[in-house]
RNA sequence: AAACUGGAGAGUUUGAUCCUGGCUCAGAACGAACGUUGGCGGCGUGCCUAACACAUGCAAGUCGAGCGCGAACGAUCCCUUCGGGGAUUUAGUAGAGCGGCGAACGGGUGAGUAACGCGUGGGUAAUCUGCCCUUUGGUGGGGAAUAACCACGGGAAACUGUGGCUAAUGCCGCAUUAGCUCCCGGACUCUGUGGAGAACGGGAGGAAAGCAUGCCUCUGCUUCAAGCAUGCGCCAAAGGAGGAGCCCGCGUCCCAUUAGCUAGUUGGUGAGGUAAUGGCUCACCAAGGCGACGAUGGGUAGCCAGGCUGAGAGGCUGUAUGGCCACACUGGGACUGAGACACGGCCCAGACUCCUACGGGAGGCAGCAGUGGGGAAUUUUGCGCAAUGGGCGAAAGCCUGACGCAGCGACGCCGCGUGCGGGAUGACGGCCUUCGGGCUGUAAACCGCUGUCGCACGGGACGAACCCCCGGUGGAUGAAUAAGCCACCGGGCUGACGGUACCGUGCAAGAAAGCCCCGGCUAACUCCGUGCCAGCAGCCGCGGUAACACGGGGGGGGCAAACGUUGUUCGGAAUCACUGGGCGUAAAGGGUCCGUAGGCGGCCGCGUAAGUCGGAGGUGAAAGCCCUGGGCUUAACCCAGGAAUUGCCUUCGAAACUGCACGGCUAGAGUCUGGUAGAGGGAGACGGAAUUCCCGGUGUAGCGGUGAAAUGCGUAGAUAUCGGGAGGAACACCCGUGGCGAAGGCGGUCUCCUGGGCCAGUACUGACGCUGAGGGACGAAAGCGUGGGGAGCAAACAGGAUUAGAUACCCUGGUAGUCCACGCCCUAAACGAUGUCAACUAGCCGUUGGGUUCAUUUAAGAAUUUAGUGGCGCAGCUAACGCAUUAAGUUGACCGCCUGGGGAGUACGGCCGCAAGGCUAAAACUCAAAGGAAUUGACGGGGGCCCGCACAAGCGGUGGAGCAUGUGGUUUAAUUCGAUGCAACGCGAAGAACCUUACCAGGCCUUGACAUCCUCGGAACUUUCUAGAGAUAGAUUGGUGCCUUCGGGAAUCGAGAGACAGGUGCUGCAUGGCUGUCGUCAGCUCGUGUCGUGAGAUGUUGGGUUAAGUCCCGUAACGAGCGCAACCCUUGUCCUUAGUUGCCAGCAUUUUAGGUGGGAACUCUAAGGAGACUGCCGGUGAUAAACCGGAGGAAGGUGGGGAUGACGUCAAGUCAUCAUGGCCCUUACGGCCUGGGCUACACACGUGCUACAAUGGUCGGUACAGAGGGUUGCUAAGCCGCGAGGUGGAGCCAAUCCCACAAAGCCGAUCGUAGUCCGGAUUGAAGUCUGCAACUCGACUUCAUGAAGUCGGAAUCGCUAGUAAUCGCAGAUCAGAAUGCUGCGGUGAAUACGUUCCCGGGCCUUGUACACACCGCCCGUCACACCAUGGGAGUGGGUUGCAAAAGAAGUAGGUAGCUUAACCUUCGGGAGGGCGCUUACCACUUUGUGAUUCAUGACUGGGGUGAAGUCGUAACAAGGUAGCCGUAGGGGAACCUGCGGCUGGAUCACCUCCUUA
Repeated sequence: AAACUGGAGAGUUUGAUCCUGGCUCAGAACGAACGUUGGCGGCGUGCCUAACACAUGCAAGUCGAGCGCGAACGAUCCCUUCGGGGAUUUAGUAGAGCGGCGAACGGGUGAGUAACGCGUGGGUAAUCUGCCCUUUGGUGGGGAAUAACCACGGGAAACUGUGGCUAAUGCCGCAUUAGCUCCCGGACUCUGUGGAGAACGGGAGGAAAGCAUGCCUCUGCUUCAAGCAUGCGCCAAAGGAGGAGCCCGCGUCCCAUUAGCUAGUUGGUGAGGUAAUGGCUCACCAAGGCGACGAUGGGUAGCCAGGCUGAGAGGCUGUAUGGCCACACUGGGACUGAGACACGGCCCAGACUCCUACGGGAGGCAGCAGUGGGGAAUUUUGCGCAAUGGGCGAAAGCCUGACGCAGCGACGCCGCGUGCGGGAUGACGGCCUUCGGGCUGUAAACCGCUGUCGCACGGGACGAACCCCCGGUGGAUGAAUAAGCCACCGGGCUGACGGUACCGUGCAAGAAAGCCCCGGCUAACUCCGUGCCAGCAGCCGCGGUAACACGGGGGGGGCAAACGUUGUUCGGAAUCACUGGGCGUAAAGGGUCCGUAGGCGGCCGCGUAAGUCGGAGGUGAAAGCCCUGGGCUUAACCCAGGAAUUGCCUUCGAAACUGCACGGCUAGAGUCUGGUAGAGGGAGACGGAAUUCCCGGUGUAGCGGUGAAAUGCGUAGAUAUCGGGAGGAACACCCGUGGCGAAGGCGGUCUCCUGGGCCAGUACUGACGCUGAGGGACGAAAGCGUGGGGAGCAAACAGGAUUAGAUACCCUGGUAGUCCACGCCCUAAACGAUGUCAACUAGCCGUUGGGUUCAUUUAAGAAUUUAGUGGCGCAGCUAACGCAUUAAGUUGACCGCCUGGGGAGUACGGCCGCAAGGCUAAAACUCAAAGGAAUUGACGGGGGCCCGCACAAGCGGUGGAGCAUGUGGUUUAAUUCGAUGCAACGCGAAGAACCUUACCAGGCCUUGACAUCCUCGGAACUUUCUAGAGAUAGAUUGGUGCCUUCGGGAAUCGAGAGACAGGUGCUGCAUGGCUGUCGUCAGCUCGUGUCGUGAGAUGUUGGGUUAAGUCCCGUAACGAGCGCAACCCUUGUCCUUAGUUGCCAGCAUUUUAGGUGGGAACUCUAAGGAGACUGCCGGUGAUAAACCGGAGGAAGGUGGGGAUGACGUCAAGUCAUCAUGGCCCUUACGGCCUGGGCUACACACGUGCUACAAUGGUCGGUACAGAGGGUUGCUAAGCCGCGAGGUGGAGCCAAUCCCACAAAGCCGAUCGUAGUCCGGAUUGAAGUCUGCAACUCGACUUCAUGAAGUCGGAAUCGCUAGUAAUCGCAGAUCAGAAUGCUGCGGUGAAUACGUUCCCGGGCCUUGUACACACCGCCCGUCACACCAUGGGAGUGGGUUGCAAAAGAAGUAGGUAGCUUAACCUUCGGGAGGGCGCUUACCACUUUGUGAUUCAUGACUGGGGUGAAGUCGUAACAAGGUAGCCGUAGGGGAACCUGCGGCUGGAUCACCUCCUUA
C1' cells in the first nucleotide's frame, strides 16, 4: 500500500530403523438421494433417469382510422286477424370473411454434432436486411377478378363441388422519374503490365394506395364528394442503427491393439445456381489433395462466459443466469416471407394413438400446469396482466403460462427463537463407587423479570409512474383564434401480491431440540449384557468370560433445525512432477553399433527483426469473482462505481540472446606423413601332446567304479605295458584385476586379405559436429532346415545303486547335439544389473602401449606426458550399501524407460518365424501391502576360539527277574484333585484302616460346623436311660456361679427373624506371594561423551590371561551399577580364654567304673584370635596381567563343603498351603453322619529295594563312629517268651539318663559252583503290637512253603577324591505303618591321551526370504466351494462399408395431351400461366456380401480367493546336489538333466593389487 495475503499433516509393511511405495483419513463443494428428527422467516432453487407416451385447460394474436357484409336478446313506439308484424334504438356492436402486420420473437430441450459447431481475433471490394432513424424525390391514370353472401349439391365427419353477386392499402397493365439495374465509350488513378477502379457522355429497363380529422368557398349541394390544412400510410433512392449470411488464423476429449485415406476426390477453364464467394452443381482438361506436427477409422461429448477445488500452476465440470449452436414424434421436402426449410404452418413416407356410418379422417407438451411410466429422486391442472417486456393498433385497448406473484419440498444459503436472572439440605430419580462418597448439577423444584417468535385485536404501506381524461400555460405547422402535434403545471384514474411487510395493544415461559460420535488417526469413559456368537469397521483392526471398538444404561464430546450415511469432484497426491519426481541394488538404461526425420550446436563481424523485450491503440458482452460505497432492522440477497479479465489483433520502438542471410577464423571434427602394440575379423596350410578305436608283441586274473557297492569289461586273454596305424575335436605351459573388439566375443604355428586404436609431426579442409523416433546391420548358448562329419563329452533313454519312494543327486552305458558348409532363429543375470557425447572438480600406488628429458658400459632406472586398465582415498553425492577424473560429484545436449503387489510379460488383435517361439501388449478380479538398504537377535547338516562327567578313559548301575512305590491306561457308584520333555512320574503326600478326604452310595440339617449384629428365654455345665448304623431324637439327674453404681453387664447355651455365613466350585491365560529351569552359566545394563538421518553402535570389540566382563595392555571412550570374587556358616592347623554333665598326662585313692580326691596339661566343648596373600625364589611372558616349577607350611594358588541364583526366558508350576479380582451355588456345588473308595488290574513306563552268589552265604567270637531324638516322651537293670513282645519301673526336661548292640571289618568254623546252606517272592498255619476298629486295607514275629532270577537286547544313567562304590546309624512325619526322604559317620578305589565327534553353554565372525525367531519360513500338483475372465460348433441384436434394386412428396429441366380473367391482337389467335405426362436428384424400404461391436453358448484353458484336506520338500543357512537367467528334452508335483552365461554363492586355499612412516 482500495482491488495486496498466501503452501500444516496423520494412520498403515518391521522385533525395531531409514528409504521406496501404494492404500486410507482429516478439508471444501453438490440441481443430490437415503435414515432419524423438525419452531419461524427472508432469498434462491427443484426430472441429472425415458429426446418415453400423453387425457384436459391455457401458452399468438391484433387492426372497422384498408374492404365488402352484418345479426340477436333487451328497450321505446306503431299496427294487429292477438298467433304476431313493423320502425327506432341496441349498433355499423358481436361475428365470420378479404386484406395488412405479427406468427422466424418470446418460451422449451440437449437427441445429434469432434464440426469454422463453439471460443478468440480478423476479412466480406464476395453479401442481404421488414419494422426504426436521417435525407431526397414522388404518390398520375385505368382494368379484370375473388372470398364473404345467395342458390343448388356431395359427405358420418373432416371438409368440399357447381352456378351467381361484390369491395379493397388484394391482383394486373399504362404513364412519369432517379447511376436504381444493365450495355457502350471512357479522360484519369493505381499496378506485379495480367489487370483493377472511375469522373463524364449516350442508350435500354424500371414505382406507388390510400385512410382519418378539421376548416372553408359554394364548383357541387340532402349528406357525401371536391378544395385547403394537418396527421398516419404508400413508391423510388442514399445513408445510419441493429440483425443476419459466408470466409480465414489460432485453440478445442480418448484410442496407433485405428496407418494409410481420397474420383467431385485436388486444381484449372467455362457454364449453371445463390443475397453472396466457392466442386455448391455440371461439362471438359490435368493428376492431384490429406497424413507420425497423427490423416482415415472407432468411442465419448452441445460449446463458451462461468462453477467447484487448489497457495498457485493445474484438475474436474458446463444445473440455474447470459452468449452461440442444434433440435421440435422419426426421416425427407419445399412453399410463403425481409427473415424459416418454420415447436403450437404445409406436403410425403414411417411408427404410434384416437374418431369412424369402414368409404375415410384427426394428432404431435423437449411451452405452463398436470397424468401414466421409468427411477434413489425433482413441485400447483393456482392468481394477475398492477409492474417490466413483447405483438397489433392513430388511440382507447386487446392478447401475452414471457413475466410479476402466490402454493409445495430443511433441497441450498442466510437470519431469529426454543428464554433471562436468582436459587444448595447440592432434593427425588438414575448411574458409578475404594461404601467414605462422587456424577448428572444451578441442572430441576421455587422466586423474580422479559416478550423475539406465537396467538388475539386494531392501524397499515413502498412498489404508481406512465398512458389516458379534465383544467391551465407556452411552442412549431397552418390563412386560421380550427383540428391534430409537442412541452410544462395542477387535478383525476390504475395493485395480482394483500389487509401482506411494518407499527401498536393485550395474553402467557406459556406451543418450539435433535442428530452423530466417544480404541488410534480424532474432541469425548465408565457399568451391565454377550462370549470369534450376535455384531462393528473409512484404514489399522475389535469380539474366543473382566470388550473404553459389539448391544443397552449413565456420563461426556461435536454440530445444531438440523445431524449422519451414500454417491460424485478437487485437495491433501511432489502418487504423471511446467511450477515440481525418478531409473547401480527399491518399478525403471533399449543386447550393441550405424544412421533418416527431428532436437541441440564452436569463435569474430555485418545485416535483418520471425522468436524475445518495451510503449501506445482496439478488443476481451453483461452477469459472476475481487475492492469501495449504498438499499432491505442484520445477513443471505440486491443496486452503483471501480478493479480484474494474465488472451488475441494492430502499430511504434530496442537489438543483448536464439533464428535467418552474408563474410571470415581454427581450439570441435576430419584428411595427410612417419611410427607402433594387439587371442580384432575372414580364408588356407601345417604341428605336437592327450583321449578313443584297430592291428601286432609281452603278460595274467582281475579291471573298473563308489561313502560303500552293483550294473559293466575280462580266461573267446581285459586292465597294465611296448610298437604301428586310423580318426575327430581342442590347443597345456607361456597366461597376467594382461591385450584387442561396438557389443556378442577372441588364445597352437605360418601365409594371404582386411577393420579399428594409439603416439609423434605439423601440412591441409573450415563446424563438415553431438544425439538419434522409425529404419538397417551385428548379436553367447540352446534350437530348426539341407548336406557332411562324429574321437571325447553328453539332454533323452537303459541298467545298477541310494531311498519310505527316487521319474534325482552317485555309478556303468548311451542317442540327438556339440564340429564343418549354407540358410534360419534374435533370446540370456546379452551385467559395471550404471545409455551416448562434451566440459569442469584434491591426491597416492600398481600395470599395458607410445613419446620426451635425465642418466647409464649393457641390462635395469629416474622424472614427465599421453591413451588404456586396476586398487585406495578427499570434497561432493547417496535411503543406506557405496560411488568418487573410468562418478553414482557439478553441468549441458539428445534418446530409451518407470509410476503399488498379484493377475501377466499373460489373453485378444497385429507384425515376424519352417517350427519352437519372438516383438508389441491390456482388462476383469484380488490384496494392504509387495519391496530396498542397514540394525538387534535367533538359527545354520557356516567358520574360528573356549568351557562343562559333554565325549573319551574308568568304576558302578538302569533296561531282563521278584517285590516296593509313582504314573499312564483300563475298570468302577467312586477309583477326589493337581504335577506331564529336560525342568511330571518314592512329585504336592515329613507317612489314605476310621479321621485325614476334597470322591461315591445312603441317612439327615437349612441363619447353618464357624464370624458379627438384634430379640426372647435359660447360668455354664453335667448324670443316667431308650431308639437308631450313626448323625440325631426323646426322657432324666445334679447344678444356680462372676462383676455391679442394682438399672444392668460379661461369658455361655437354646429358640426366632434377617443382614449374612459357607464352597478343596471355575479361571495360575485376571493376580499377589512362593517355586522350578536355563545356571553358580558369566553374563546383563546405565550415566556422560563420541559415531550414525535412524534402529543402534562404541564402552562390553582387539592382544594376552583367568573358574570368572578375573586381571593386564591396547583403545573415543571415561566411569558406574546388578552379577563374579570377597565378606557369612562349616571343615582342616595352631593359640588364647573357660573347665561341667566332658577329659585324665603326672600325683593320691579305689569296690577297678574318670568311680573319688585332685588336675586344666591332652581330647573335647564353644567363644575369640592367628594362618594363605601368588607373600618369597627361579623360569616364561611386552619389563604387564598371569602361568609353570620350587621352598616353607596343617593347608598353595577360589584348600574342601555349604549358604548365596544378575537382566531375563518358558502366558513354566501352584486359585487344593495361604491371600485375592471376577464369575458361579445358596433346603445346596454349603454342613453332619455311617459305610465304601483313593489300596481296583489284561497291560505300558519311571524311580527304587533285594538278588542272581565264594571279594559270598551261614554259625560262633570280637573291635571302632558320628550326628540326632526323648515328658501325651525315651525308657534302663531284672524277670517271662524261640521271637515279635510282655512285665517292670530306676533314671532322664538330658555333653549327666534312655533310644543304643553300630555294620561292613577282624578271628575261627562250615558250604564248593549247585537254582545251591545262593535268592527270597508267594502261600498255609500260629502269633505280637498299635488302635473304637487291622475284612476290604497295617507293621512285625515264629514254623512251614521256597517262585522268578545264573549279571540282563536296542538303548540309557551317575560319578574326577575322602568322590564313586560299599556298610550300617539317626531324624522328621507318626497311635500304628519306609525299600522313600533328610542327615550322619565307617571302609574306601579306578581313570582323564585328549577336544575329532554327541549334548549343553559362552565370545567373535558370516549367510538369512526366520522375529510365534528352524518345532521357523515356504513351493507346486491333486481334491472341494465361490468369483471374474480367455477359447468355443454357433445363436441373437446394434452400428457401418461396398455393389445393386426401389422411388413418395418436392424442386429443377423437357413437353406430344388437357386447360386458361387481366396484356397484345389482323379477333383466327398469341404471349404467359396451370393441370397432366416424363427425365434428373432423393427419403422410407429391399437384396447380396463384408467389417466392427455387444450379449449369449454345450464344452474347455489357465487365473484369483477360501482357520485347521492329500502328496511330497523345490526355495530361504553351503537349505543339506549353491542359486538364478536363456534355451532344449524329460517327469504326479514342486522340479530334474544337458549347453552357455551371471554372482545377486557359503567355506578353505592360492595368486594379484591396495592400506598401515
About this RNA
Predicted 3D model of a 1557-nucleotide RNA (small-subunit ribosomal RNA) from an Arenicellales bacterium. The source organism's lineage runs through Bacteria, Pseudomonadati, Pseudomonadota, Gammaproteobacteria and Arenicellales. The prediction has a mean pLDDT of 83.